Overview: The RNA shown here (transfer RNA) has 73 nucleotides and comes from a Syntrophorhabdaceae bacterium. Its mean pLDDT, the model's own confidence on a scale to 100, is 81. The RNAcentral record of the sequence draws on ENA. It matches the Rfam family "tRNA". It is annotated as a transfer RNA. Taxonomically the source falls in Syntrophorhabdaceae (Bacteria, Pseudomonadati, Syntrophorhabdia, Syntrophorhabdales).
RNA sequence: GCCCUCAUAGCUCAGUGAAUAGAGCGGCUGAUUCCUAAUCAGUUGGUCGGGAGUUUGAAUCUCUCUGAGGGCA
Repeated sequence: GCCCUCAUAGCUCAGUGAAUAGAGCGGCUGAUUCCUAAUCAGUUGGUCGGGAGUUUGAAUCUCUCUGAGGGCA
C1' cells in the first nucleotide's frame, strides 16, 4: 500500500428493513440466613462508534470518517 471482518447495556453477545431494541452475567432493593455465600422475587440499565444518503419505514441497505482484529505484499 491492497483486501476482508467487526463496532448494539458496565462485560459477553443476539437481533440482517416493520419498531416498545433483547438475553445471560453484573448493579440496586427485599425475602431467606446468627452473618456471608448460594437461592428466590422485584428493579436498574443502550441518541445501536461519528456523519451523510436510500426508503413510507434503518441497529439492519449504500457512501465516508474513526477505532479494533486478520490476510497478502